[in-house]
Molecule: SAM riboswitch aptamer (S box leader)
Parts: sequence; structure tokens; C1' cells
RNA sequence: CUCUUAUCAAGAGCGGCGGAGGGAUAGGCCCUAUGAUGCCCGGCAACCAGUAAGUGAUGAACUUACUAAGGUGCUAAUUCCUACAGAUUCUUAUUGGAUCUGGCAGAUAAGGG
Repeated sequence: CUCUUAUCAAGAGCGGCGGAGGGAUAGGCCCUAUGAUGCCCGGCAACCAGUAAGUGAUGAACUUACUAAGGUGCUAAUUCCUACAGAUUCUUAUUGGAUCUGGCAGAUAAGGG
């Protein structure tokens, strides 16, 4: 870099350092000197991990509950919203608006190339 699978509506500081940008891209809309991004500490969660019970003839696998020492991750706003397609609906009508579903893209984990 790429492929597969799973998840993305919950959760998490009134701390320290440091100083101007940040929210992936585009548009919008936001955050930010009442200090952003970042780093450290703290915290959250439970993907990997562990324990117990159950399903499974066995095995593989799965379900539920619990744990948090370790590997990651996360810690403004639903992945902040929309980007493509379909359905329903509003509108006199529309190349317009709204809702829902699926997809694309992205993020993270585990495994493979």
C1' cells in the first nucleotide's frame, strides 16, 4: 500500500507543557488567545487477551456474564452534516425541500497478501 471480517447514536479532565491553527477531502457548519492542533499525565471502552457458564456428540465455532495487568484505540459536535442510488412524502410545479434504506469514502481492531 492492498484484501477480508467486525464496529462506528454510548463513554471519557475545570490537569501540565506549549503556543496557531483545527475538525481526512469538497461544500456547509463549527471549535479556537475564556488558548486550538500536538505531546505528557489522567480517564473511557473492551477489538486482541483472560476467567466462568451454556449451545455444539467431539472438534471447529458461537452466545452470555465478568476482569482490565498487557498490545492497540478513543477522549467537541452521530464518522459534526451532506456528497452516490432508491423509496416515501411536501410543494402549483421543478434541476427544490424533508424522512428512511442501501452504497461510496473515512476511522479503528483482528487476520491475510